Context: one part of a larger RNA
């Protein structure tokens, strides 16, 4: 030179976009972040009521979904990550397609009501009740699973096709009658698992390292392959082409510089992994060993009636603390997306947006023209002048921006609602499905934008002028104070120290330090 998630210092109009705990993976007050479905259930409560019911709520039971979204980088030198391949060794909820089915029957249990224990968190006994909850028959193969046969492919274990026999397992209602669910099998899709080459920091002042350790065999486990586990048996594997062991560090798409080759980073945003106060456990489920689930140890807050009990901001604000340093305890679910629901909708700190910070990149402005009698005033001055300088003053203008009024968006497409047409039933009606017209729905926001009106009025500074390197004089001060990035300035004429003029650069910035190329 450039460049950054920056900090300092001094100054600061504005607007668009983006960015903001680099340090304590340090502790958290407080609210908020995962709910939802009454079109699965039985009660209970409200409100109407023509007393028949009808409309709401939501505690529990049940179904989905809290495994996704959001955060973080602490571990991790590893099949973590990147690339490119495998699985003849696998799994896959909701979705798509296909094909069959959905007969039939039982016993509980929460809610509730009694009594009772506890201070609380809870929780015990009896006793009623449903279900798309549970549990037993019944049907069923192209599904496991064993047996036998054929064909046929493959580098191997072995695949794949037919085909027979034997045994084993299903199901569920709801309902505005249009559908939405249920079961099974086979296939897609989407997601995930596991293996394999190559890539993948630093130091030999780390040279040997391993006992489930290498490997067979027989069982076990998993979706599923394996020492993955665990009996026996063998005595193997790894390493100087750097094993082990310290150190350091998430990884990549990229960012940064560099003419390129490299060197350096991996903060936003995008994939991938890991991790949720430390450690170890599993349950549940298509999916976790599960951030706002469970146990169980530590460590540590808090409540206690001392016998016990509660938490887990590396979500979003917020707060102490740490540090040179990083922002509001905002508004919205109107759009995008996500979970439930048939929809209406609900919830949603994702996400859309505001606020805050010149943190950074872009753009605008702080006026235009004319204007010498070169005014005053300032500094120099050989005292003749000579700069600051058309710069001010004045004089014509303009209104960017601001300020005030007026108007005033797109971003809104559904989904719903009215109406109308078509459609297939039907004798109509009501209902459904589709089109088309309408109608409605904005946090930002009375924001952006436009249009009037006023006023040159409310907007310039930082650094540096010895060489390097663009830019000089005077005074002060005398190795003092100071200054310095490197060479060096100052000891009485300092262009290098402080001061004013004046010049140079760069401008809402301008320097410094920090750190890469």
């Nucleotide at each position: 030179g450039g460049a950054u998630g920056a900090a300092c210092g001094c100054u600061g109009g504005c607007g668009g976009c983006g960015u903001g705990c680099c340090u304590a993976a340090c502790a958290c007050a407080u609210g908020c972040a995962a709910g939802u479905c009454g079109a699965g259930c039985g009660a209970a409560c409200u409100u109407c009521u023509u007393c028949g019911g009808a409309a709401g709520u939501g505690a529990g039971c049940g179904g989905c979904g809290g495994a996704c979204g959001g955060g973080u980088g602490a571990g991790u030198a590893a099949c973590g990550c990147g690339u490119g391949g495998g699985u003849a060794a696998c799994c896959u909820g909701c979705c798509c397609u296909a094909u069959a089915c959905a007969c039939a029957c039982g016993g509980a249990u929460a809610a509730c009501g009694u009594a009772c224990c506890g201070a609380a968190a809870g929780g015990u006994a009896c006793g009623c009740u449903a279900a798309u909850a549970c549990g037993a028959g019944a049907u069923a193969a192209u599904a496991u699973a064993u047996u036998u046969u054929u064909a046929u492919c493959g580098a191997a274990u072995g695949g794949u096709a037919a085909a027979a026999a034997u045994a084993u397992c299903a199901a569920a209602g709801c309902u505005c009658c249009g559908g939405c669910g249920g079961u099974a099998u086979a296939g897609g899709a989407u997601g995930g698992a596991c293996c394999c080459g190559c890539g993948u920091c630093u130091g030999a002042u780390u040279a040997g390292c391993u006992a489930g350790u290498u490997g067979g065999u027989a069982a076990g486990g998993u979706a599923a392959c394996g020492g993955c586990c665990c009996a026996c048996c063998a005595a193997g594997g790894c390493a100087a082409c750097g094993a082990u062991g310290c150190g350091u560090a998430g990884c990549c798409g990229g960012c940064c510089u560099g003419a390129g080759a490299g060197g350096g980073c991996g903060g936003a945003c995008g994939g991938c992994c890991a991790c949720a106060u430390u450690g170890g456990g599993a349950c549940u489920g298509a999916g976790a060993c599960a951030c706002g689930g469970c146990c169980c140890a530590g460590a540590c807050u808090c409540c206690u009636a001392c016998g016990g009990g509660a938490g887990g901001c590396a979500g979003c604000a917020g707060u102490a603390g740490g540090g040179a340093a990083u922002u509001u305890u905002c508004g919205g679910c109107a759009a995008u997306g996500g979970g439930g629901g048939a929809a209406a909708c609900c919830c949603u700190g994702a996400c859309c947006g505001a606020g805050c910070a010149a943190c950074g990149c872009c753009g605008c402005g702080u006026g235009a023209g004319c204007g010498a009698a070169g005014a005053a005033g300032g500094c120099c001055u050989u005292c003749g002048g000579g700069u600051c300088g058309u710069a001010a003053a004045g004089c014509u203008c303009u209104g960017u921006u601001g300020u005030a009024a007026a108007g005033g968006a797109a971003g809104a497409a559904c989904g719903u609602c009215g109406c109308a047409c078509a459609c297939a039933g039907g004798a109509a009606a009501u209902g459904g499905u589709g089109u088309g017209c309408g109608a409605g729905u904005g946090a930002c926001g009375g924001u952006a934008c436009u249009u009037u009106a006023c006023c040159a009025g409310a907007a310039a500074g930082c650094c540096a002028c010895g060489g390097c390197u663009a830019a000089c004089u005077a005074c002060g001060u005398g190795c003092c104070a100071g200054c310095a990035g490197c060479c060096g300035c100052g000891g009485u004429a300092a262009u290098a120290c402080g001061u004013a003029g004046g010049u140079g650069g760069c401008g809402a910035g301008c320097g410094u330090u920090a750190u890469c190329c």
The part of an RNA shown here (small-subunit ribosomal RNA, 5' domain) has 517 nucleotides and comes from an uncultured bacterium.